[in-house]
RNA sequence: GGUCAGGUAGCUCAGUUGGUAGAGCAGCGCAUUGAAAAUGCGCGGGUCGCUGGUUCAAGUCCAGUCCUGACCACCA
Numbered sequence: 001g002g003u004c005a006g007g008u009a010g011c012u013c014a015g016u017u018g019g020u021a022g023a024g025c026a027g028c029g030c031a032u033u034g035a036a037a038a039u040g041c042g043c044g045g046g047u048c049g050c051u052g053g054u055u056c057a058a059g060u061c062c063a064g065u066c067c068u069g070a071c072c073a074c075c076a
Base pairs, nucleotide, nucleotide: 001072002071003070004069005068006067007066010025011024012023013022019056027043028042029041030040031039049065050064051063052062053061
């Protein structure tokens, strides 16, 4: 330098022909306990790497760009 995959909640990830974002774990509250742990119930939390574009509508399509990983090539 090239090709491909990925970037979504604190973490690990899902999101099926575009229709306005979810799960598990973690956190907080309550119940339970002598007190904890475990368990049960509930709650909060993200505008989807960034910038534009298409569309009535974009996490999803298009362009550019940044970052991570794999492979290939090049130099020494």
Molecule: transfer RNA
Organism: Planctomycetaceae bacterium